The part of an RNA shown here (small-subunit ribosomal RNA, central domain) has 348 nucleotides and comes from an uncultured Planctomycetota bacterium.
Its mean pLDDT, the model's own confidence on a scale to 100, is 88.
The full RNA is in RNAcentral, with records from ENA and SILVA.
Rfam family: Bacterial small subunit ribosomal RNA.

[in-house]
Context: one part of a larger RNA
């Protein structure tokens, strides 16, 4: 190298635009580059192989032949790949009417419910536990009405429902605004798909400056519990948790299953559109998308089956026996944390 694979055994990049590049419908006409035949030169000698022959045999040495799978010229072939010109719509896109959504940003608004605060009733307790203490309370507390102040999240609806690339999005309202599906078949005519680099978004925890802090609540104090308890319980609590601008670039970032395209028995279910029927309900049929059950076939099983882990084509990313190590070293990038690339000696 020619290979073998990546749901769970190593091994899909966290997601997305996209450059180079690979690959890339359906037709017709030309080209001959790739491709295929023929000639023809060329491809030192040795080696190697094959037919003989010399050393008694072998090894080893001679001769011939054949091979050198290679390169050039020249000539004919057009089916396939590539180039030119040309025309097509089925793939793409655009347009027109229609549709459901926690899709995204901002500003506005609302009740519950919790804490303070202040006044009212009201008179010894609360509160917390397996039990109890620390705590709070006669400077009136739990407990109950009222008022008024903050902040944070939005009960029910709510659903193996809904959006959304991917992290994710959930009170209502109203600007802006991303995409999806469905129908019609007007347009454009292949303008596609993947995608190294690159660019960007990216949960939650830190960071950085400035606010804000009601409820939690690392740290950290005290109570317990224990031989001990740096812990589970419990009573305080401070960064965070929220806002705004900036950085971090990582998650079991998971469906541990990249991304497009096509081909392959069925059934039940939900959700959004159409088109038939129907007074209404309904039923039948189509697209798209979410979910269960399973056929052949995958597959080591488990299991997966039109949302593939089946049949097959593209193209991108990993993987190669544990440990050492996601260390070290060197580059780069963060303001730090530390994040990306990423070893080898030993050793099993």
């Nucleotide at each position: 190298c020619u290979g073998g694979g990546c749901u769970u055994a190593a091994a899909g990049g966290g997601c997305g635009c996209g450059u180079a590049g690979g690959c890339u419908g359906u037709u017709u006409g030309u080209u001959a580059a790739g491709c295929g035949g023929g000639g023809u030169c060329u491809g030192a000698a040795a080696u190697c192989c094959c037919u003989c022959g010399g050393c008694u045999c072998a090894a080893c040495c001679g001769a011939g032949g054949a091979a050198c799978u290679g390169g050039g010229c020249u000539u004919c072939g057009a089916a396939c790949u590539g180039g030119c010109a040309g025309a097509c719509u089925g793939g793409a896109g655009u347009g027109a009417a229609g549709u459901a959504g926690g899709g995204g940003u901002a500003a506005g608004c609302g009740g519950a419910a919790c804490u303070u605060g202040c006044g009212g009733u009201g008179g010894a307790g609360c509160g917390g536990u397996g039990a109890a203490a620390u705590g709070c309370u006669u400077u009136g507390a739990u407990a109950u009405c009222g008022c008024a102040a903050g902040g944070a999240a939005c009960a029910c609806c709510g659903g193996c429902g809904g959006c959304g690339a991917a992290g994710g999005c959930g009170g209502c309202u109203u600007a802006c605004u991303g995409g999806g599906c469905u129908u019609c078949a007007a347009c454009u005519g292949a303008c596609g798909c993947u995608u190294a680099a690159g660019c960007g978004c990216g949960a939650a925890a830190g960071c950085u400056a400035g606010g804000g802090u009601a409820g939690c609540g690392a740290a950290c104090g005290g109570g317990a519990u224990u031989a001990g308890a740096u812990a589970c319980c419990c009573c305080g609590g401070u960064a965070g948790u929220c806002c705004u601008a900036g950085c971090c670039g990582u998650a079991a970032a998971c469906u541990c299953u990249g991304a497009g395209c096509g081909c392959u028995u069925g059934u039940u279910c939900g959700a959004g559109g159409g088109a038939g029927u129907u007074u209404u309900u309904u039923c039948u049929u189509u697209c798209u998308c979410g979910a269960g059950c399973g056929u052949a076939g995958c597959g080591a099983a488990a299991g997966u089956u039109u949302u593939a882990a089946g049949c097959g084509c593209u193209c991108c990313g990993c993987c190669u026996g544990g440990g050492g190590a996601g260390u070290a070293u060197g580059g780069u990038c963060g303001c730090a944390a530390g994040g990306c690339u990423g070893a080898a000696g030993c050793u099993c």